[in-house]
RNA sequence: AAAAACAUAAGGCUUAAUUCUUGACUCAAGAAGCGGAGGAACCACUUUUUUGGGGUUAAUUCUAUUUUUAUAGAAGGGAUGUUCUCUCUUGUCAUCCUACCCGUCAGCUAACUUCGUCAGCCAAAACGAGGGGCGUA
Numbered sequence: 001a002a003a004a005a006c007a008u009a010a011g012g013c014u015u016a017a018u019u020c021u022u023g024a025c026u027c028a029a030g031a032a033g034c035g036g037a038g039g040a041a042c043c044a045c046u047u048u049u050u051u052g053g054g055g056u057u058a059a060u061u062c063u064a065u066u067u068u069u070a071u072a073g074a075a076g077g078g079a080u081g082u083u084c085u086c087u088c089u090u091g092u093c094a095u096c097c098u099a100c101c102c103g104u105c106a107g108c109u110a111a112c113u114u115c116g117u118c119a120g121c122c123a124a125a126a127c128g129a130g131g132g133g134c135g136u137a
Stems, first nucleotide, its partner, number of pairs: 011122004018032006033117006043107001052105001053102004060075006076098006086132007
């Protein structure tokens, strides 16, 4: 000097999942913010009931293999890219994800009722286009 690993702080990312107050303080309660469900009239469906049905969500469909579980691939859907100011949209490219729940039951839906506020990650490979804003000349 370089590389790798670990830890900490700040910063940043996915997500609704953040902030504040109190307390017996890594938990409990409450509030705000954000997010979800149930639930009239009218409208819709009257045709659906195991061929179950439904919800959150990006998270569905198809093909092949497999005794099943499951595995692999494709399409579709979603996220990120911090080497030159900040931010939004978008194209190419690269990488990654494609999940969970209710339990026979729910159309929409005002009033009303009710629930959640977790979890998991990061120094990467960038290259263009079009806006907005800030600063300098």
The RNA shown here (c-di-AMP riboswitch aptamer (ydaO/yuaA leader)) has 137 nucleotides and comes from Pelosinus sp. Rfam family: c-di-AMP riboswitch aptamer (ydaO/yuaA leader). The family has 106 seed sequences and 7,607 matches in Rfam 15.1. Rfam describes the family as follows. This family represents a conserved RNA structure found upstream of the ydaO and yuaA genes in Bacillus subtilis and related genes in other bacteria. The coordinates come from a structure-prediction model, not an experiment, and the mean pLDDT is 76.